[in-house]
RNA sequence: UUAAUAAAAGGGCUGCCCGUUACGAAAGUUCGGGUUCGCAAAGCUACCGGUCUAAGGGGGAACGACCUAUGACAGCGGGGUUGCCGAA
Repeated sequence: UUAAUAAAAGGGCUGCCCGUUACGAAAGUUCGGGUUCGCAAAGCUACCGGUCUAAGGGGGAACGACCUAUGACAGCGGGGUUGCCGAA
RNA backbone atom coordinates (compact mmCIF):
# COMPACT_ATOMS: atom_id res chain seq x y z
P U A 1 -0.88 3.93 3.55
O5' U A 1 -0.98 2.93 2.30
C5' U A 1 -0.70 3.41 0.99
C4' U A 1 -0.68 2.25 0.00
C3' U A 1 -1.92 1.37 0.00
O3' U A 1 -2.98 1.93 -0.76
C1' U A 1 0.00 0.00 0.00
P U A 2 -4.50 1.58 -0.35
O5' U A 2 -4.67 0.06 -0.76
C5' U A 2 -4.63 -0.31 -2.14
C4' U A 2 -4.59 -1.82 -2.28
C3' U A 2 -5.75 -2.57 -1.65
O3' U A 2 -6.91 -2.54 -2.47
C1' U A 2 -3.72 -3.67 -1.12
P A A 3 -8.34 -2.57 -1.74
O5' A A 3 -8.41 -4.05 -1.17
C5' A A 3 -8.50 -5.17 -2.07
C4' A A 3 -8.33 -6.47 -1.31
C3' A A 3 -9.43 -6.77 -0.29
O3' A A 3 -10.54 -7.38 -0.92
C1' A A 3 -7.28 -7.22 0.64
P A A 4 -12.00 -6.85 -0.47
O5' A A 4 -12.13 -7.43 1.00
C5' A A 4 -11.99 -8.85 1.23
C4' A A 4 -11.83 -9.12 2.71
C3' A A 4 -13.06 -8.74 3.53
O3' A A 4 -13.33 -9.72 4.52
C1' A A 4 -11.18 -7.50 4.30
P U A 5 -14.84 -10.07 4.79
O5' U A 5 -14.82 -10.62 6.28
C5' U A 5 -15.11 -11.99 6.53
C4' U A 5 -14.52 -12.42 7.86
C3' U A 5 -14.98 -11.62 9.07
O3' U A 5 -16.28 -11.99 9.51
C1' U A 5 -12.65 -11.95 9.17
P A A 6 -17.14 -10.89 10.32
O5' A A 6 -16.39 -10.77 11.73
C5' A A 6 -16.41 -11.88 12.63
C4' A A 6 -15.58 -11.55 13.86
C3' A A 6 -16.03 -10.33 14.65
O3' A A 6 -17.12 -10.65 15.51
C1' A A 6 -13.68 -10.26 14.37
P A A 7 -18.21 -9.52 15.80
O5' A A 7 -17.46 -8.48 16.76
C5' A A 7 -17.05 -8.89 18.05
C4' A A 7 -16.13 -7.86 18.66
C3' A A 7 -16.71 -6.46 18.76
O3' A A 7 -17.52 -6.32 19.92
C1' A A 7 -14.54 -6.34 17.84
P A A 8 -18.80 -5.39 19.88
O5' A A 8 -18.19 -3.92 19.82
C5' A A 8 -17.50 -3.39 20.93
C4' A A 8 -16.72 -2.15 20.54
C3' A A 8 -17.57 -1.01 19.99
O3' A A 8 -18.14 -0.23 21.02
C1' A A 8 -15.70 -1.38 18.58
P A A 9 -19.49 0.52 20.77
O5' A A 9 -19.07 1.71 19.79
C5' A A 9 -18.21 2.74 20.27
C4' A A 9 -17.79 3.65 19.13
C3' A A 9 -18.93 4.29 18.36
O3' A A 9 -19.42 5.44 19.01
C1' A A 9 -17.34 3.38 16.85
P G A 10 -20.93 5.78 18.93
O5' G A 10 -21.08 6.38 17.48
C5' G A 10 -20.39 7.58 17.13
C4' G A 10 -20.41 7.79 15.62
C3' G A 10 -21.79 7.75 14.99
O3' G A 10 -22.47 8.99 15.11
C1' G A 10 -20.31 6.41 13.74
P G A 11 -23.87 9.05 15.82
O5' G A 11 -24.90 8.92 14.61
C5' G A 11 -25.54 7.70 14.32
C4' G A 11 -25.30 7.34 12.85
C3' G A 11 -26.48 6.67 12.15
O3' G A 11 -27.44 7.63 11.72
C1' G A 11 -24.53 5.46 11.70
P G A 12 -28.99 7.24 11.71
O5' G A 12 -29.05 6.15 10.55
C5' G A 12 -28.74 6.52 9.21
C4' G A 12 -28.81 5.31 8.30
C3' G A 12 -30.19 4.64 8.25
O3' G A 12 -31.06 5.33 7.38
C1' G A 12 -28.50 3.00 8.46
P C A 13 -32.60 5.49 7.79
O5' C A 13 -33.23 4.10 7.37
C5' C A 13 -33.04 3.61 6.05
C4' C A 13 -33.29 2.12 6.00
C3' C A 13 -34.67 1.69 6.46
O3' C A 13 -35.60 1.80 5.41
C1' C A 13 -32.99 0.28 7.39
P U A 14 -37.02 2.46 5.75
O5' U A 14 -37.74 1.34 6.64
C5' U A 14 -37.86 0.01 6.16
C4' U A 14 -38.15 -0.93 7.32
C3' U A 14 -39.53 -0.72 7.93
O3' U A 14 -40.09 -2.00 8.22
C1' U A 14 -37.86 -0.46 9.60
P G A 15 -41.51 -2.35 7.59
O5' G A 15 -41.92 -3.70 8.33
C5' G A 15 -41.43 -4.96 7.86
C4' G A 15 -41.37 -5.97 8.99
C3' G A 15 -42.57 -5.92 9.93
O3' G A 15 -43.62 -6.76 9.46
C1' G A 15 -40.56 -5.85 11.19
P C A 16 -45.09 -6.20 9.37
O5' C A 16 -45.48 -5.83 10.88
C5' C A 16 -45.64 -6.86 11.86
C4' C A 16 -45.81 -6.27 13.25
C3' C A 16 -46.87 -5.17 13.34
O3' C A 16 -48.18 -5.71 13.48
C1' C A 16 -44.88 -4.46 14.42
P C A 17 -49.41 -4.90 12.88
O5' C A 17 -49.57 -3.65 13.85
C5' C A 17 -49.93 -3.85 15.21
C4' C A 17 -49.84 -2.55 15.99
C3' C A 17 -50.64 -1.39 15.41
O3' C A 17 -52.01 -1.46 15.74
C1' C A 17 -48.47 -0.65 16.01
P C A 18 -53.09 -0.86 14.78
O5' C A 18 -52.90 0.71 14.92
C5' C A 18 -53.17 1.34 16.17
C4' C A 18 -52.75 2.80 16.14
C3' C A 18 -53.33 3.62 15.01
O3' C A 18 -54.67 4.01 15.24
C1' C A 18 -51.02 4.11 15.24
P G A 19 -55.67 4.20 14.03
O5' G A 19 -55.20 5.58 13.39
C5' G A 19 -55.30 6.78 14.16
C4' G A 19 -54.53 7.91 13.49
C3' G A 19 -54.95 8.22 12.07
O3' G A 19 -56.13 9.01 12.03
C1' G A 19 -52.58 8.20 12.21
P U A 20 -57.09 8.90 10.79
O5' U A 20 -56.31 9.73 9.68
C5' U A 20 -56.07 11.13 9.88
C4' U A 20 -55.07 11.64 8.86
C3' U A 20 -55.46 11.42 7.40
O3' U A 20 -56.38 12.39 6.95
C1' U A 20 -53.18 10.84 7.72
P U A 21 -57.40 11.96 5.80
O5' U A 21 -56.47 12.06 4.51
C5' U A 21 -55.87 13.30 4.16
C4' U A 21 -54.81 13.09 3.11
C3' U A 21 -55.24 12.28 1.91
O3' U A 21 -55.99 13.05 0.98
C1' U A 21 -53.11 11.55 2.62
P A A 22 -57.15 12.28 0.18
O5' A A 22 -56.30 11.56 -0.97
C5' A A 22 -55.59 12.36 -1.91
C4' A A 22 -54.51 11.53 -2.58
C3' A A 22 -54.97 10.28 -3.30
O3' A A 22 -55.56 10.58 -4.56
C1' A A 22 -53.00 9.81 -2.08
P C A 23 -56.63 9.52 -5.14
O5' C A 23 -55.71 8.34 -5.71
C5' C A 23 -54.73 8.62 -6.70
C4' C A 23 -53.86 7.42 -6.96
C3' C A 23 -54.59 6.12 -7.24
O3' C A 23 -55.13 6.08 -8.56
C1' C A 23 -52.79 5.69 -5.77
P G A 24 -56.63 5.52 -8.72
O5' G A 24 -56.45 3.96 -8.49
C5' G A 24 -55.59 3.20 -9.34
C4' G A 24 -55.36 1.82 -8.76
C3' G A 24 -56.61 1.06 -8.33
O3' G A 24 -57.37 0.57 -9.43
C1' G A 24 -54.94 0.78 -6.70
P A A 25 -58.96 0.72 -9.41
O5' A A 25 -59.36 -0.25 -8.21
C5' A A 25 -60.72 -0.34 -7.77
C4' A A 25 -61.03 -1.76 -7.37
C3' A A 25 -60.06 -2.36 -6.36
O3' A A 25 -60.51 -2.13 -5.04
C1' A A 25 -60.30 -3.83 -8.22
P A A 26 -59.45 -1.69 -3.88
O5' A A 26 -58.68 -3.05 -3.57
C5' A A 26 -59.31 -4.09 -2.85
C4' A A 26 -58.61 -5.41 -3.10
C3' A A 26 -57.20 -5.51 -2.52
O3' A A 26 -57.25 -5.99 -1.18
C1' A A 26 -57.19 -6.21 -4.79
P A A 27 -56.12 -5.58 -0.12
O5' A A 27 -54.83 -6.36 -0.66
C5' A A 27 -54.64 -7.73 -0.36
C4' A A 27 -53.49 -8.29 -1.18
C3' A A 27 -52.13 -7.67 -0.90
O3' A A 27 -51.48 -8.28 0.19
C1' A A 27 -52.51 -7.72 -3.23
P G A 28 -51.01 -7.35 1.44
O5' G A 28 -50.25 -6.14 0.74
C5' G A 28 -48.92 -6.29 0.27
C4' G A 28 -48.68 -5.36 -0.91
C3' G A 28 -48.09 -4.01 -0.58
O3' G A 28 -46.68 -4.06 -0.37
C1' G A 28 -49.86 -3.74 -2.10
P U A 29 -46.00 -2.99 0.65
O5' U A 29 -46.05 -1.62 -0.17
C5' U A 29 -45.26 -1.49 -1.37
C4' U A 29 -45.61 -0.21 -2.11
C3' U A 29 -45.32 1.10 -1.38
O3' U A 29 -43.94 1.45 -1.45
C1' U A 29 -47.46 1.21 -2.38
P U A 30 -43.29 2.25 -0.23
O5' U A 30 -44.03 3.67 -0.28
C5' U A 30 -43.81 4.54 -1.39
C4' U A 30 -44.58 5.84 -1.22
C3' U A 30 -44.31 6.59 0.07
O3' U A 30 -43.10 7.34 0.00
C1' U A 30 -46.63 6.56 -0.37
P C A 31 -42.20 7.50 1.33
O5' C A 31 -43.05 8.53 2.22
C5' C A 31 -43.30 9.85 1.75
C4' C A 31 -44.20 10.60 2.70
C3' C A 31 -43.80 10.53 4.16
O3' C A 31 -42.74 11.42 4.47
C1' C A 31 -46.12 10.16 3.97
P G A 32 -41.67 11.01 5.60
O5' G A 32 -42.49 11.20 6.97
C5' G A 32 -42.95 12.50 7.33
C4' G A 32 -43.91 12.43 8.49
C3' G A 32 -43.41 11.70 9.74
O3' G A 32 -42.52 12.50 10.50
C1' G A 32 -45.62 11.03 9.27
P G A 33 -41.41 11.77 11.43
O5' G A 33 -42.25 11.16 12.64
C5' G A 33 -42.90 12.04 13.55
C4' G A 33 -43.83 11.27 14.47
C3' G A 33 -43.18 10.18 15.32
O3' G A 33 -42.52 10.72 16.45
C1' G A 33 -45.17 9.35 14.37
P G A 34 -41.24 9.94 17.06
O5' G A 34 -41.87 8.65 17.75
C5' G A 34 -42.71 8.80 18.90
C4' G A 34 -43.40 7.50 19.23
C3' G A 34 -42.49 6.32 19.57
O3' G A 34 -42.03 6.39 20.91
C1' G A 34 -44.18 5.60 18.08
P U A 35 -40.53 5.97 21.26
O5' U A 35 -40.55 4.40 20.94
C5' U A 35 -41.24 3.49 21.82
C4' U A 35 -41.48 2.17 21.12
C3' U A 35 -40.27 1.25 21.00
O3' U A 35 -40.09 0.51 22.20
C1' U A 35 -41.47 1.31 18.94
P U A 36 -38.58 0.14 22.67
O5' U A 36 -38.11 -0.92 21.58
C5' U A 36 -38.79 -2.18 21.45
C4' U A 36 -38.35 -2.87 20.16
C3' U A 36 -36.93 -3.42 20.19
O3' U A 36 -36.91 -4.68 19.51
C1' U A 36 -37.19 -1.89 18.38
P C A 37 -37.16 -6.03 20.36
O5' C A 37 -37.59 -7.02 19.18
C5' C A 37 -38.74 -7.85 19.30
C4' C A 37 -38.84 -8.67 18.04
C3' C A 37 -37.52 -9.13 17.47
O3' C A 37 -37.04 -10.30 18.11
C1' C A 37 -38.88 -8.24 15.73
P G A 38 -35.45 -10.58 18.16
O5' G A 38 -35.13 -10.98 16.65
C5' G A 38 -33.92 -10.62 16.03
C4' G A 38 -34.17 -10.29 14.57
C3' G A 38 -32.93 -9.94 13.78
O3' G A 38 -32.28 -11.10 13.31
C1' G A 38 -34.59 -8.31 13.39
P C A 39 -30.65 -11.07 13.16
O5' C A 39 -30.44 -10.24 11.81
C5' C A 39 -31.02 -10.70 10.60
C4' C A 39 -30.84 -9.66 9.51
C3' C A 39 -29.42 -9.22 9.27
O3' C A 39 -28.76 -10.12 8.40
C1' C A 39 -30.84 -7.32 9.40
P A A 40 -27.25 -10.59 8.75
O5' A A 40 -26.46 -9.58 7.81
C5' A A 40 -25.16 -9.15 8.13
C4' A A 40 -24.61 -8.44 6.93
C3' A A 40 -23.19 -8.76 6.62
O3' A A 40 -22.91 -8.47 5.25
C1' A A 40 -23.35 -6.54 7.37
P A A 41 -23.02 -9.70 4.21
O5' A A 41 -24.01 -9.26 3.09
C5' A A 41 -24.27 -8.04 2.57
C4' A A 41 -25.29 -7.18 3.31
C3' A A 41 -26.74 -7.36 2.93
O3' A A 41 -27.57 -7.07 4.06
C1' A A 41 -26.05 -5.14 2.50
P A A 42 -28.97 -7.92 4.19
O5' A A 42 -30.15 -6.87 4.37
C5' A A 42 -30.59 -6.08 3.27
C4' A A 42 -31.74 -5.17 3.67
C3' A A 42 -31.42 -4.27 4.85
O3' A A 42 -32.16 -3.06 4.73
C1' A A 42 -33.11 -5.84 5.45
P G A 43 -31.39 -1.64 4.50
O5' G A 43 -30.68 -1.78 3.09
C5' G A 43 -31.44 -1.66 1.89
C4' G A 43 -30.87 -0.56 1.02
C3' G A 43 -31.37 -0.57 -0.42
O3' G A 43 -32.57 0.15 -0.54
C1' G A 43 -29.01 -0.49 -0.42
P C A 44 -33.79 -0.47 -1.32
O5' C A 44 -33.29 -0.45 -2.84
C5' C A 44 -33.06 0.78 -3.52
C4' C A 44 -32.33 0.55 -4.82
C3' C A 44 -33.01 -0.40 -5.80
O3' C A 44 -34.04 0.23 -6.55
C1' C A 44 -30.71 -0.92 -5.65
P U A 45 -35.32 -0.60 -6.94
O5' U A 45 -34.75 -1.67 -7.98
C5' U A 45 -34.34 -1.28 -9.29
C4' U A 45 -33.66 -2.44 -10.00
C3' U A 45 -34.56 -3.64 -10.27
O3' U A 45 -35.29 -3.47 -11.49
C1' U A 45 -32.48 -4.37 -9.38
P A A 46 -36.85 -3.76 -11.51
O5' A A 46 -36.97 -5.37 -11.54
C5' A A 46 -36.35 -6.12 -12.58
C4' A A 46 -36.92 -7.52 -12.63
C3' A A 46 -38.24 -7.62 -13.36
O3' A A 46 -38.29 -8.87 -14.05
C1' A A 46 -38.56 -8.34 -11.14
P C A 47 -37.77 -8.87 -15.60
O5' C A 47 -36.40 -9.69 -15.49
C5' C A 47 -35.72 -10.11 -16.66
C4' C A 47 -34.76 -11.23 -16.36
C3' C A 47 -35.37 -12.41 -15.62
O3' C A 47 -36.03 -13.30 -16.52
C1' C A 47 -33.31 -11.81 -14.59
P C A 48 -37.30 -14.15 -15.99
O5' C A 48 -36.66 -15.26 -15.04
C5' C A 48 -35.86 -16.30 -15.59
C4' C A 48 -35.42 -17.27 -14.51
C3' C A 48 -36.53 -17.78 -13.61
O3' C A 48 -37.30 -18.82 -14.21
C1' C A 48 -34.66 -17.17 -12.29
P G A 49 -38.85 -18.94 -13.85
O5' G A 49 -38.85 -19.50 -12.36
C5' G A 49 -38.49 -20.86 -12.11
C4' G A 49 -38.23 -21.09 -10.64
C3' G A 49 -39.43 -20.96 -9.71
O3' G A 49 -40.28 -22.09 -9.74
C1' G A 49 -37.57 -19.88 -8.74
P G A 50 -41.86 -21.88 -9.56
O5' G A 50 -42.00 -21.27 -8.09
C5' G A 50 -41.82 -22.11 -6.95
C4' G A 50 -41.79 -21.31 -5.67
C3' G A 50 -43.11 -20.63 -5.30
O3' G A 50 -43.99 -21.52 -4.64
C1' G A 50 -41.33 -19.09 -5.08
P U A 51 -45.56 -21.33 -4.82
O5' U A 51 -45.90 -20.03 -3.97
C5' U A 51 -45.78 -20.05 -2.55
C4' U A 51 -45.94 -18.66 -1.98
C3' U A 51 -47.26 -17.96 -2.31
O3' U A 51 -48.32 -18.38 -1.46
C1' U A 51 -45.46 -16.47 -2.65
P C A 52 -49.80 -18.33 -2.00
O5' C A 52 -50.13 -16.76 -2.06
C5' C A 52 -50.23 -16.02 -0.87
C4' C A 52 -50.47 -14.54 -1.16
C3' C A 52 -51.68 -14.26 -2.06
O3' C A 52 -52.90 -14.30 -1.34
C1' C A 52 -49.84 -12.96 -2.77
P U A 53 -54.23 -14.74 -2.05
O5' U A 53 -54.57 -13.49 -2.98
C5' U A 53 -54.94 -12.25 -2.41
C4' U A 53 -54.99 -11.17 -3.47
C3' U A 53 -55.98 -11.43 -4.60
O3' U A 53 -57.31 -11.08 -4.23
C1' U A 53 -53.93 -10.67 -5.50
P A A 54 -58.56 -11.93 -4.72
O5' A A 54 -58.60 -11.60 -6.28
C5' A A 54 -58.85 -10.25 -6.71
C4' A A 54 -58.77 -10.17 -8.22
C3' A A 54 -59.86 -10.96 -8.95
O3' A A 54 -60.43 -10.13 -9.98
C1' A A 54 -57.70 -11.53 -9.79
P A A 55 -61.97 -9.66 -9.78
O5' A A 55 -62.08 -8.43 -10.82
C5' A A 55 -62.46 -7.15 -10.37
C4' A A 55 -61.86 -6.07 -11.27
C3' A A 55 -62.02 -6.32 -12.76
O3' A A 55 -63.25 -5.82 -13.25
C1' A A 55 -59.76 -5.81 -12.27
P G A 56 -64.18 -6.70 -14.16
O5' G A 56 -63.23 -6.97 -15.42
C5' G A 56 -62.97 -5.93 -16.35
C4' G A 56 -61.92 -6.38 -17.36
C3' G A 56 -62.21 -7.71 -18.05
O3' G A 56 -63.09 -7.55 -19.16
C1' G A 56 -60.01 -7.73 -17.22
P G A 57 -64.16 -8.69 -19.43
O5' G A 57 -63.27 -9.93 -19.85
C5' G A 57 -62.54 -9.92 -21.09
C4' G A 57 -61.64 -11.14 -21.18
C3' G A 57 -62.33 -12.49 -21.06
O3' G A 57 -62.96 -12.88 -22.28
C1' G A 57 -60.42 -12.48 -19.70
P G A 58 -64.32 -13.75 -22.20
O5' G A 58 -63.80 -15.15 -21.67
C5' G A 58 -62.95 -15.97 -22.49
C4' G A 58 -62.47 -17.18 -21.71
C3' G A 58 -63.55 -18.17 -21.28
O3' G A 58 -63.91 -19.05 -22.33
C1' G A 58 -62.05 -17.78 -19.49
P G A 59 -65.45 -19.45 -22.43
O5' G A 59 -65.73 -20.27 -21.09
C5' G A 59 -65.11 -21.55 -20.88
C4' G A 59 -65.39 -22.03 -19.48
C3' G A 59 -66.86 -22.12 -19.13
O3' G A 59 -67.38 -23.39 -19.52
C1' G A 59 -65.72 -20.97 -17.40
P G A 60 -68.77 -23.38 -20.30
O5' G A 60 -69.86 -23.27 -19.15
C5' G A 60 -69.93 -24.26 -18.13
C4' G A 60 -70.65 -23.70 -16.92
C3' G A 60 -72.01 -23.09 -17.21
O3' G A 60 -73.04 -24.07 -17.25
C1' G A 60 -70.75 -21.61 -15.86
P A A 61 -73.99 -24.11 -18.57
O5' A A 61 -74.85 -22.78 -18.44
C5' A A 61 -75.56 -22.27 -19.58
C4' A A 61 -76.66 -21.34 -19.11
C3' A A 61 -76.20 -20.28 -18.12
O3' A A 61 -75.73 -19.12 -18.81
C1' A A 61 -78.14 -21.37 -17.29
P A A 62 -74.39 -18.46 -18.30
O5' A A 62 -74.80 -17.79 -16.91
C5' A A 62 -75.68 -16.65 -16.89
C4' A A 62 -76.20 -16.42 -15.49
C3' A A 62 -75.13 -16.23 -14.43
O3' A A 62 -74.65 -14.89 -14.40
C1' A A 62 -76.73 -17.77 -13.64
P C A 63 -73.20 -14.62 -13.85
O5' C A 63 -73.39 -14.61 -12.26
C5' C A 63 -74.09 -13.53 -11.64
C4' C A 63 -74.17 -13.74 -10.14
C3' C A 63 -72.85 -14.10 -9.46
O3' C A 63 -72.00 -12.99 -9.26
C1' C A 63 -74.59 -15.44 -8.59
P G A 64 -70.42 -13.21 -9.37
O5' G A 64 -70.19 -14.61 -8.59
C5' G A 64 -69.50 -14.62 -7.38
C4' G A 64 -69.78 -15.90 -6.61
C3' G A 64 -68.61 -16.87 -6.52
O3' G A 64 -67.66 -16.46 -5.56
C1' G A 64 -70.61 -18.07 -6.97
P A A 65 -66.09 -16.64 -5.86
O5' A A 65 -65.92 -18.22 -5.86
C5' A A 65 -66.08 -18.94 -4.63
C4' A A 65 -66.07 -20.43 -4.90
C3' A A 65 -64.83 -20.95 -5.62
O3' A A 65 -63.74 -21.16 -4.72
C1' A A 65 -66.77 -21.85 -6.63
P C A 66 -62.29 -20.63 -5.17
O5' C A 66 -62.06 -21.35 -6.56
C5' C A 66 -61.89 -22.77 -6.62
C4' C A 66 -61.77 -23.22 -8.06
C3' C A 66 -60.65 -22.56 -8.86
O3' C A 66 -59.40 -23.18 -8.59
C1' C A 66 -62.63 -22.57 -10.15
P C A 67 -58.08 -22.27 -8.58
O5' C A 67 -57.82 -22.00 -10.14
C5' C A 67 -57.57 -23.09 -11.01
C4' C A 67 -57.42 -22.60 -12.43
C3' C A 67 -56.46 -21.44 -12.63
O3' C A 67 -55.12 -21.89 -12.68
C1' C A 67 -58.46 -21.03 -13.83
P U A 68 -53.98 -20.94 -12.06
O5' U A 68 -53.87 -19.76 -13.13
C5' U A 68 -53.46 -20.02 -14.47
C4' U A 68 -53.68 -18.81 -15.34
C3' U A 68 -53.03 -17.52 -14.86
O3' U A 68 -51.67 -17.48 -15.24
C1' U A 68 -55.27 -17.09 -15.54
P A A 69 -50.57 -16.92 -14.19
O5' A A 69 -50.47 -15.37 -14.57
C5' A A 69 -50.58 -14.99 -15.96
C4' A A 69 -50.34 -13.51 -16.12
C3' A A 69 -48.95 -13.03 -15.71
O3' A A 69 -48.56 -12.02 -16.63
C1' A A 69 -50.57 -11.78 -14.57
P U A 70 -47.01 -11.98 -17.13
O5' U A 70 -46.75 -10.41 -17.31
C5' U A 70 -47.04 -9.76 -18.52
C4' U A 70 -47.63 -8.38 -18.30
C3' U A 70 -47.93 -8.03 -16.84
O3' U A 70 -47.72 -6.64 -16.63
C1' U A 70 -49.91 -7.95 -18.09
P G A 71 -46.95 -6.11 -15.32
O5' G A 71 -48.08 -6.03 -14.19
C5' G A 71 -48.90 -4.87 -14.07
C4' G A 71 -49.59 -4.83 -12.72
C3' G A 71 -48.65 -4.93 -11.52
O3' G A 71 -48.07 -3.68 -11.20
C1' G A 71 -50.43 -6.45 -11.24
P A A 72 -46.58 -3.62 -10.62
O5' A A 72 -46.65 -4.37 -9.20
C5' A A 72 -47.31 -3.73 -8.11
C4' A A 72 -47.42 -4.68 -6.95
C3' A A 72 -46.11 -5.09 -6.27
O3' A A 72 -45.63 -4.09 -5.39
C1' A A 72 -47.53 -6.97 -6.51
P C A 73 -44.08 -3.98 -5.10
O5' C A 73 -43.75 -5.24 -4.16
C5' C A 73 -44.30 -5.29 -2.84
C4' C A 73 -44.00 -6.63 -2.19
C3' C A 73 -42.53 -6.98 -2.07
O3' C A 73 -41.95 -6.39 -0.92
C1' C A 73 -43.75 -8.86 -2.85
P A A 74 -40.66 -5.47 -1.02
O5' A A 74 -39.53 -6.42 -1.59
C5' A A 74 -39.17 -7.61 -0.88
C4' A A 74 -37.69 -7.90 -1.06
C3' A A 74 -36.77 -6.82 -0.50
O3' A A 74 -35.64 -7.44 0.07
C1' A A 74 -36.32 -7.13 -2.79
P G A 75 -34.91 -6.76 1.36
O5' G A 75 -35.63 -7.47 2.60
C5' G A 75 -35.54 -8.86 2.78
C4' G A 75 -36.63 -9.35 3.71
C3' G A 75 -38.04 -9.03 3.24
O3' G A 75 -38.90 -10.13 3.58
C1' G A 75 -37.70 -8.16 5.41
P C A 76 -39.66 -10.89 2.45
O5' C A 76 -38.77 -12.21 2.31
C5' C A 76 -38.71 -13.16 3.37
C4' C A 76 -38.43 -14.53 2.79
C3' C A 76 -37.12 -14.65 2.02
O3' C A 76 -35.98 -14.84 2.85
C1' C A 76 -38.87 -15.62 0.75
P G A 77 -34.57 -14.29 2.42
O5' G A 77 -34.13 -15.33 1.28
C5' G A 77 -33.75 -16.66 1.67
C4' G A 77 -33.53 -17.52 0.45
C3' G A 77 -32.47 -17.06 -0.54
O3' G A 77 -31.14 -17.32 -0.11
C1' G A 77 -34.39 -17.74 -1.71
P G A 78 -29.97 -16.33 -0.56
O5' G A 78 -29.82 -16.62 -2.13
C5' G A 78 -29.31 -17.88 -2.57
C4' G A 78 -29.44 -18.03 -4.07
C3' G A 78 -28.64 -17.06 -4.94
O3' G A 78 -27.26 -17.40 -5.01
C1' G A 78 -30.81 -17.26 -5.81
P G A 79 -26.19 -16.20 -5.11
O5' G A 79 -26.49 -15.57 -6.56
C5' G A 79 -26.17 -16.30 -7.75
C4' G A 79 -26.66 -15.57 -8.98
C3' G A 79 -26.03 -14.21 -9.23
O3' G A 79 -24.76 -14.32 -9.84
C1' G A 79 -28.38 -14.07 -9.53
P G A 80 -23.62 -13.24 -9.47
O5' G A 80 -24.18 -11.89 -10.12
C5' G A 80 -24.24 -11.76 -11.55
C4' G A 80 -24.87 -10.45 -11.95
C3' G A 80 -24.19 -9.21 -11.37
O3' G A 80 -23.07 -8.82 -12.15
C1' G A 80 -26.53 -9.05 -11.06
P U A 81 -21.77 -8.21 -11.39
O5' U A 81 -22.26 -6.80 -10.86
C5' U A 81 -22.58 -5.75 -11.77
C4' U A 81 -23.29 -4.62 -11.05
C3' U A 81 -22.52 -4.01 -9.90
O3' U A 81 -21.55 -3.06 -10.34
C1' U A 81 -24.76 -4.40 -9.23
P U A 82 -20.22 -2.83 -9.46
O5' U A 82 -20.72 -1.87 -8.29
C5' U A 82 -21.03 -0.51 -8.58
C4' U A 82 -21.72 0.15 -7.40
C3' U A 82 -20.93 0.20 -6.10
O3' U A 82 -19.95 1.23 -6.08
C1' U A 82 -23.14 -0.47 -5.65
P G A 83 -18.63 1.09 -5.18
O5' G A 83 -19.21 1.09 -3.68
C5' G A 83 -19.69 2.31 -3.11
C4' G A 83 -20.32 2.06 -1.75
C3' G A 83 -19.37 1.56 -0.66
O3' G A 83 -18.65 2.64 -0.11
C1' G A 83 -21.35 0.27 -0.63
P C A 84 -17.33 2.37 0.75
O5' C A 84 -17.85 2.58 2.25
C5' C A 84 -18.33 3.85 2.67
C4' C A 84 -18.49 3.87 4.17
C3' C A 84 -17.30 3.33 4.94
O3' C A 84 -16.29 4.33 5.10
C1' C A 84 -19.30 2.40 5.81
P C A 85 -14.74 3.90 5.17
O5' C A 85 -14.58 3.25 6.61
C5' C A 85 -14.73 4.05 7.78
C4' C A 85 -14.62 3.17 9.01
C3' C A 85 -13.37 2.31 9.10
O3' C A 85 -12.30 3.07 9.65
C1' C A 85 -15.29 1.01 9.62
P G A 86 -10.81 2.98 8.99
O5' G A 86 -10.23 1.60 9.50
C5' G A 86 -10.16 1.33 10.90
C4' G A 86 -10.19 -0.16 11.13
C3' G A 86 -9.04 -0.91 10.46
O3' G A 86 -7.95 -0.99 11.35
C1' G A 86 -11.14 -1.98 10.00
P A A 87 -6.46 -1.35 10.87
O5' A A 87 -5.84 -2.32 11.99
C5' A A 87 -6.11 -3.70 12.07
C4' A A 87 -6.00 -4.12 13.52
C3' A A 87 -5.10 -5.34 13.76
O3' A A 87 -3.74 -4.96 13.91
C1' A A 87 -7.19 -5.65 14.84
P A A 88 -2.61 -5.77 13.14
O5' A A 88 -2.79 -7.26 13.68
C5' A A 88 -2.43 -7.58 15.01
C4' A A 88 -2.90 -8.99 15.36
C3' A A 88 -2.35 -10.09 14.46
O3' A A 88 -1.05 -10.51 14.87
C1' A A 88 -4.70 -10.36 14.72